The prediction has a mean pLDDT of 82. This is a predicted structure of a 73-nucleotide RNA (transfer RNA) from a Cytophagales bacterium. The source organism's lineage runs through Bacteria, Pseudomonadati, Bacteroidota, Cytophagia and Cytophagales. Its Rfam family is "tRNA". Its family is annotated with triplet codon-amino acid adaptor activity in the Gene Ontology. Rfam classes the family as a transfer RNA. It was read from a public genome assembly.
RNA sequence: ACGGGUGUAGCUCAAUUGGUAGAGUAGCGGUCUCCAAAACCGUUGGUUGUGGGUUCGAGUCCUACCACCCGUG
Numbered sequence: 001a002c003g004g005g006u007g008u009a010g011c012u013c014a015a016u017u018g019g020u021a022g023a024g025u026a027g028c029g030g031u032c033u034c035c036a037a038a039a040c041c042g043u044u045g046g047u048u049g050u051g052g053g054u055u056c057g058a059g060u061c062c063u064a065c066c067a068c069c070c071g072u073g
Base pairs, nucleotide, nucleotide: 001072002071003070004069005068006067007066010025011024012023013022019056027043028042029041030040031039049065050064051063052062053061
């Protein structure tokens, strides 16, 4: 330099052919316990990497960048 992939909650990851952004874990509160852990119940938490475009509607489609990973030379 060129080709491909990934980017979503603190972390690990979902989200069907474009139609309400979710789960686990962590955090917080509670039940239980002599106390704690475990278990169980509840709950908080999001500029979907950034900008632009298409659309009634974009995490999803198009485009340019940014970061990281793999490959070719």